[in-house]
RNA sequence: GUCGAGUAAGGGCAUACCCGUCGAAAGACGGCGACGCAAAGCCUCCGGUCCUCGGAUGCCGCUGCAGAAGCAGCCGCAUCACGGAUAGCGGGGUUGCCGCU
Numbered sequence: 001g002u003c004g005a006g007u008a009a010g011g012g013c014a015u016a017c018c019c020g021u022c023g024a025a026a027g028a029c030g031g032c033g034a035c036g037c038a039a040a041g042c043c044u045c046c047g048g049u050c051c052u053c054g055g056a057u058g059c060c061g062c063u064g065c066a067g068a069a070g071c072a073g074c075c076g077c078a079u080c081a082c083g084g085a086u087a088g089c090g091g092g093g094u095u096g097c098c099g100c101u
Stems, first nucleotide, its partner, number of pairs: 005101002012037002018031005035088001041094003045091003048086004055080005061074005
């Protein structure tokens, strides 16, 4: 110096709860706090999961227009999806600290 093993040392990060700010929400950031983490450093390229103000479609109801068929507006619900979130869901990419036995 290299490889392997290990509950080494020094150090690192910070879940849930609670508080504050932002956001329609998922959630993010700061504080507090440690469930855990050897990349729990960084990146949404792939899959998953979550959210969905506004949008589209369908349905119920109400109102208006119309001779009628029907049309329009609004409330509510459901589905979809643009988009968003998650790197502490997994894969992938990328960078990297210490040096004990």
c-di-GMP-I riboswitch aptamer from Steroidobacter gossypii, 101 nucleotides, folded computationally.
The prediction has a mean pLDDT of 82.